[in-house]
Order: sequence, then structure tokens, then C1' cells
RNA sequence: CCGCACUAGUCGGGGAGUUAGCGGUGCCCUGUACCUGCAACCCGCUGCAGCAGGGAUGAAUCCCGGCCCCCGGACUUCCACCGUGCCGUCUGACCUGCGUAAGCGGCGAUGAGGAAUCGGUCCUGCGCAAGGCUGCCCCGUGAACCGUGUCAGGCGGGGAACCGAGCAGCACUAAGCGGAACGCAGUCUGUGCCGCAGGGUGCCCGUUUCCGAGCCGGCUGCGCCGGUAACGGGCAUGGUGGGAGCUUCAAAGGCCGGUGUGCGG
Repeated sequence: CCGCACUAGUCGGGGAGUUAGCGGUGCCCUGUACCUGCAACCCGCUGCAGCAGGGAUGAAUCCCGGCCCCCGGACUUCCACCGUGCCGUCUGACCUGCGUAAGCGGCGAUGAGGAAUCGGUCCUGCGCAAGGCUGCCCCGUGAACCGUGUCAGGCGGGGAACCGAGCAGCACUAAGCGGAACGCAGUCUGUGCCGCAGGGUGCCCGUUUCCGAGCCGGCUGCGCCGGUAACGGGCAUGGUGGGAGCUUCAAAGGCCGGUGUGCGG
């Protein structure tokens, strides 16, 4: 160096997540590269880290290591958009209130506003009126017997004439019931363009006299106190997209290097 037969090894890998850690099932990226059983409220192991069983290939272009490249994934940061939470000690915005009177506007010499006087509204007392209620007056009805008058019939007395008590009926009334305009009397009050007297801090309104030009604060503006998380703003957090990267993991690919046993020639 060659041939034959074996063995180590290999028969996918990676990311996030999970885990004390390592793998696997599951998700995702690559890529195509055995089979069966177990397995996410998990399955099997212990830093040599899936377990159990079977099969194929097998010393190399196929195994192992290093470097390069890079699909893809994490991390940090910047910007934009969307959502969520907090902040009214944010004063941008909104709302209430107060003040001002610059502008608009309203009122004002037919007198703003002020001062004084006298009154009203208000309170009390006494009245008046209205209304409510009750009573009287008026009309009607209204008593089997225990109201009145008249009392048929019937009853009683009497020789008779007549007399007597008296039911029903009729009339009139009592209590009661109903109606009804006016009038009269009493009483009441969340009634009053009413009267008299007294009271009355002040608001409001009015008369008279005097002074004589402002007054109001409706809208805009300005200022102040307070409040409000709708909008804007600030901080934080989550998602999406884009950029950058101290970084990190990394498939496939490329390059370099390394690596058995036995027999025979």
C1' cells in the first nucleotide's frame, strides 16, 4: 500500500421554553438523515446526562476536532404606531366659583347712583269681607199602639132621646229624614289689591327734597382659589414595525487536520 472480516463511531441538528442541570415528547428554524414502546398537572437520566429492545452502515467524500461563512433565534439601544397603569404637585385643556371692566352689549338728564324724609311689604292686637261648618227661618215627608183633633164600623150604658171609651181612616204636629235661593246667629283658618292702632335690626319697592353721571356684569378678554385623568403632556409597562449593535446561540455549506483491530498478500 492492497484484499477480507470486525469494532469504535454514525443513522439529523439547532433556537426559545421547561428543568437544580441534561436530554426527549410538544412549539419554532433548517434540512431530509432507521424501526418499536414511554412521555407536559410529563417521561428517562446525573454532568460521559434520554431509557429499553431490534436493525443498517462502518476507518471514510460519510466519523471526530478547529476555522470561515451564514438561514434563523435570543439580548441591548434608538425611532414610530397601538394598548394598559399612574400623575391635577402638568398647568396645555376643561368645569364651578370669585374679582376686574379693556372690547361688545343693556340701562341712564323722561335722571344712573347717593343722602335724607315719609310710607308699603313684615309682626302683633281689634275689626271687616270671602269661604267652610253648624243652628234658626222656608218647603216636603213623617207616629199601628205608648201625640192632638175629628172619630165611620164595631163595643158599652140607657125605655128612648142621646151619652161614653175608642181601633182604622183623615187632618195637624213631635223626634227624625230630605231639599233649598235669600236672610239671621255662632264658630274656624296656610283666604284678602280691605280698615284702625301699635311695633319694626335690616333687605326690597315706592313718594318727596337735595347732589348730579354713571350703573350693570349677559358675552369676549384678563387674574385668582378649588376641582377634573375626556384630549394633550410626563413616567412606567406590553405588543407590532424599522434601524444600529458591545453581544450571544446557531442548522446547512466550505477549508484544514486527526483517527482503530485481526488475518493474508